[in-house]
RNA sequence: GUGAGAUCAAGGCAAAUGGAGUGUAAGCUCCAGACGCAAAGCUUCAGACCCUAACCUGAAGUCCGGGAGGGUGGCUGGGUUUCCUCA
Repeated sequence: GUGAGAUCAAGGCAAAUGGAGUGUAAGCUCCAGACGCAAAGCUUCAGACCCUAACCUGAAGUCCGGGAGGGUGGCUGGGUUUCCUCA
């Protein structure tokens, strides 16, 4: 340096859910909590999915579609950094 993750060490992250805050919403932040994770570190570059105020169109009971844009890196690929062990 490359590949692999059954085992060892030291550690790390934190799903659902509950509470508080925030946002139109999806969601996010903090606390509690652990389903899981060797990149569940970082990054929206490509794809995927979710949401969408004002407003517009159609309808007419609070609905359908569009919508600046936003979100999910714990959806996949790419980029980038990285602990331990083994080969």
Predicted 3D model of an 87-nucleotide RNA (c-di-GMP-I riboswitch aptamer) from Candidatus Accumulibacter contiguus. NCBI's taxonomy places the organism under Bacteria, Pseudomonadati, Pseudomonadota, Betaproteobacteria, Candidatus Accumulibacter. The coordinates come from a structure-prediction model, not an experiment, and the mean pLDDT is 84.